[in-house]
Small-subunit ribosomal RNA, 5' domain from an uncultured bacterium, 525 nucleotides, folded computationally. Its mean pLDDT, the model's own confidence on a scale to 100, is 87. RNAcentral holds the full RNA, with entries from ENA, Greengenes and SILVA.
Context: one part of a larger RNA
RNA sequence: GGACGAACGCUGGCGGCGUGCUUAACACAUGCAAGUGGGGCGACGAACCAGGCUUCGGCCUGGGGCAAAGCCGCGAACGGGUGAGUAACACGUGGGUAACCUGCCCCGAAGACCGGGACAACCCGGGGAAACCCGGGCUAAUACCGGAUGUGGUCACCGUCCACAAGGACAGUGAGCAAAGGAAGCUUCGGCCUCCGCUUCGGGAUGGGCCCGCGGCCCAUUAGCUUGUUGGUGAGGUAACGGCUCACCAAGGCUUCGAUGGGUAGCUGGUCUGAGAGGACGAUCAGCCACACUGGGACUGAGACACGGCCCAGACUCCUACGGGAGGCAGCAGUGGGGAAUAUUGCGCAAUGGCCUAAGGGCUGACGCAGCGACGCCGCGUGUGGGAGGACGCCCCUAGGGGUGUAAACCACUGUUGCCCGGGACGAAUCCUGGAUUAGCUCCAGGUUGACGGUACCGGGUGAGGAAGCACCGGCUAACUCCGUGCCAGCAGCCGCGGUAAUACGGAGGGUGCGAGCGUUGUCC
Numbered sequence: 001g002g003a004c005g006a007a008c009g010c011u012g013g014c015g016g017c018g019u020g021c022u023u024a025a026c027a028c029a030u031g032c033a034a035g036u037g038g039g040g041c042g043a044c045g046a047a048c049c050a051g052g053c054u055u056c057g058g059c060c061u062g063g064g065g066c067a068a069a070g071c072c073g074c075g076a077a078c079g080g081g082u083g084a085g086u087a088a089c090a091c092g093u094g095g096g097u098a099a100c101c102u103g104c105c106c107c108g109a110a111g112a113c114c115g116g117g118a119c120a121a122c123c124c125g126g127g128g129a130a131a132c133c134c135g136g137g138c139u140a141a142u143a144c145c146g147g148a149u150g151u152g153g154u155c156a157c158c159g160u161c162c163a164c165a166a167g168g169a170c171a172g173u174g175a176g177c178a179a180a181g182g183a184a185g186c187u188u189c190g191g192c193c194u195c196c197g198c199u200u201c202g203g204g205a206u207g208g209g210c211c212c213g214c215g216g217c218c219c220a221u222u223a224g225c226u227u228g229u230u231g232g233u234g235a236g237g238u239a240a241c242g243g244c245u246c247a248c249c250a251a252g253g254c255u256u257c258g259a260u261g262g263g264u265a266g267c268u269g270g271u272c273u274g275a276g277a278g279g280a281c282g283a284u285c286a287g288c289c290a291c292a293c294u295g296g297g298a299c300u301g302a303g304a305c306a307c308g309g310c311c312c313a314g315a316c317u318c319c320u321a322c323g324g325g326a327g328g329c330a331g332c333a334g335u336g337g338g339g340a341a342u343a344u345u346g347c348g349c350a351a352u353g354g355c356c357u358a359a360g361g362g363c364u365g366a367c368g369c370a371g372c373g374a375c376g377c378c379g380c381g382u383g384u385g386g387g388a389g390g391a392c393g394c395c396c397c398u399a400g401g402g403g404u405g406u407a408a409a410c411c412a413c414u415g416u417u418g419c420c421c422g423g424g425a426c427g428a429a430u431c432c433u434g435g436a437u438u439a440g441c442u443c444c445a446g447g448u449u450g451a452c453g454g455u456a457c458c459g460g461g462u463g464a465g466g467a468a469g470c471a472c473c474g475g476c477u478a479a480c481u482c483c484g485u486g487c488c489a490g491c492a493g494c495c496g497c498g499g500u501a502a503u504a505c506g507g508a509g510g511g512u513g514c515g516a517g518c519g520u521u522g523u524c525c
Base pairs, nucleotide, nucleotide: 001525002524003523004522006521007520008519009518010517013380014379015378016377017376018375019373020372021338026336027335028334030333031332032331035074036073037072040071041070048063049062050061051060052059053058081291082290083289091215092214093213094212095211096210097209100208101207105204106203107202108201109200110199111198113147114146115145116144122137123136124135125134126133127132152177154175155174156173157172159170160169161168162167181196182195183194185192186191217263218262219261224254225253226252229251230250231249232248233247234246235245236244266288267287268286269285270281271280272279273278293314294313295312296311297310316327317326318325319324344370346369347368348367352366353364354363355362356361383413384412385411386410393404394403395402396401417466418462419461420460421459422458423457427452431447432446433445434444435443436442469514470513471512472511473510474495475494476493480509481508482507483506484505490497491496
């Protein structure tokens, strides 16, 4: 000098864009943060429509179909948070997988036949303070089960080709393996057709698993470490290779090119600095990893060993009728605590994106915005011109004068900003209706949808009116005098100042430097 997620002191007008618990991965009141599909299903069933009855209150039947709970499907493994752990194939980079998986999506091939029995909801009974649980009975499905078929895939046998290490491709035979319907339109009521789904398989895309080379911290005042350890055979297990696990066999494996141990730490793109080489760091944003009160475990599933799922144990908190139960903010706000220190229990799904749905739409503290903080960067303002050898005040003085100083007053203007009034967005695409063309997509016209927001922005009015401080002035280092004090009180980054004329302490006048900031402290280069 530069930099900062800063803090502290004094001061503080506005706007834009960013940014804001670095400490206790401490504990958490309250609300919200993951639902959705009635075009999968049954029961109940409002408005409304039709018919019938009526004592005119209404009732019954059929249609209709909002919505809570339930069965079922998909999602809940994404998105969001945090950095505890981890020195590791965790990350970065480059390869490998003839050792693998991949829901939804795209392309292609083939198919969807015949049957069956349940369980919730609901009804009845019972237990419990509660959480909730038990028994009996009824019922539907794109829920579940049996059979059939077999494009195809799997396994076994055999053959050909390729690779040659397991293996891969093709063909044959045998075995065994699947499915689900829903909606609109038309109908001669047989069905037809379209859309959305369903099953098997091949390919693709996307996402992931596993393996390997290389690379990136400190300590040798850590020198030896290791028994599933190192390898083999066989088996089990996995989507898959493997000592991943197990039985047996062998006795190996790593290490001064630093094993093992200890300390510290999420890694990277990058950020800061520097001429560079390098050094330091890893906030925000983006990629990867790890974690979700602590430890362990599996279930479901295409995907988890699963933040707002389950089970067990532990600590803690809460409820209890003492028998037993409930909970997990490192999601968004917010509270206590810790700390030098870090924000609102806000608005909205209008946009972008995500999940569900045929769609309309629903949900979304992701996100879009607003609020608070000079925390940072950038921009703007606090006026402009004229105005005396030059007021007052204050300061200095050799008492003549000098300084503050064109500064003020005063005159003439301007109108950024502020305040008042008026106008007023872009962000909007969707969606609905109608039309055109259609297999679908799509296009045109009209209408509808904005949290921010009556905001930005534009126009008019008003009137210099509301808007300047902070540090320093001995040398380094730019800026000097007076008074007070008297080695006192104090200053100080270094050298050093202060003991009676202190440009170094305190005040004043003046000056210098920056300016909505200025200084101080801390840290890095």